[in-house]
Order: sequence, then structure tokens, then C1' cells
RNA sequence: CGCGGUGACCUGCCGAAUUCGUGCAGCCAGGAGGCACGGAGCCGGGGAACCAGCGGUCGUCGACGUAUGGCCAGGGGUGAAUCGACGCAUCUGCCGUCGUAGGGCUUCUUCCCAGCCCGAAUCCGUCAGCUAACCCGGUAGGCGUCAGUGGAAGUCCCA
Repeated sequence: CGCGGUGACCUGCCGAAUUCGUGCAGCCAGGAGGCACGGAGCCGGGGAACCAGCGGUCGUCGACGUAUGGCCAGGGGUGAAUCGACGCAUCUGCCGUCGUAGGGCUUCUUCCCAGCCCGAAUCCGUCAGCUAACCCGGUAGGCGUCAGUGGAAGUCCCA
């Protein structure tokens, strides 16, 4: 000097995923942290009336309906993450390419322009529309380092 690893601190991004308190253990003494519990903030689910709605197909009925019988098929949640074409595989799925509904970033904020990206994953288990009261749960994880000296408006700071 370079490379790799570990710990702490500052700072920025996705995301609800932040913050405060009490106790316990541990430590030579501490720092940061660990575990348990509770609060605040933020986030999600279930759950009336009213309203909406009733999977497809073939029949039946005086009543044509939220009816009834058979056969086939499920449905829903978190999330921006849906949908399509082509190809591969080939009963289906998966995979690949190109798009796409939608979403994110560009370092004080918003808008415009421009540029760069994502467009996943997973949970419930035949069941849930909306939904006041009420009930239940989550508060993770993963990344980045001088960035667009762009335009307009604004805020803050300094002189």
C1' cells in the first nucleotide's frame, strides 16, 4: 500500500416495520446490544344495518327466486408486483424473451423535464363483499456512498 473479515458510529433508499419505559441475564468496568413485558405512533385482518352481490353448465317449478336437482370448477389475504404475445416443457405447472396495469429512485421539499430500475414472493385452507360498535394481529427483512452543477416555485441556514 492492497485484499478479506468483524464491531461501532454518521448518512441515504425500499418497506407499516419507529420510539419510550420497566425488569432480567451477562460484563473487571463500561458502550452498543440480548431476552421478557408494557405504552405511544404507524400498519393489516375479522366484524351489523343500509347498499351490493350470488362461479359455470344442463334440467325442474302454480310460485322465475338469494328456488331446487345433477355435473364441473374453488375462493380469499398481505404486497406496486397484474395482464398479454411468442417459445420451451408439454394433460397442468415451471422456465425464457418482449411488452404491460401498477410501483420506486435521482441526497432540503413539491411539480415539470430527462435518465435509471422493479413489475416478486408468500399466507389462509373450502372460508371471509362493504361494515359502526366490538375482536384479533404485525412493528420484519434487504440494500447504497458524492449522486441530474436540468427548469420553476418554496422552505431552512449563513453573510
A computed fold for a 159-nucleotide RNA from Streptosporangium violaceochromogenes, annotated as c-di-AMP riboswitch aptamer (ydaO/yuaA leader). NCBI's taxonomy places the organism under Bacteria, Actinomycetes, Streptosporangiales, Streptosporangiaceae, Streptosporangium. Its Rfam family is "c-di-AMP riboswitch aptamer (ydaO/yuaA leader)". Gene Ontology terms of the family: cyclic-di-AMP binding and regulation of gene expression. The coordinates come from a structure-prediction model, not an experiment, and the mean pLDDT is 77.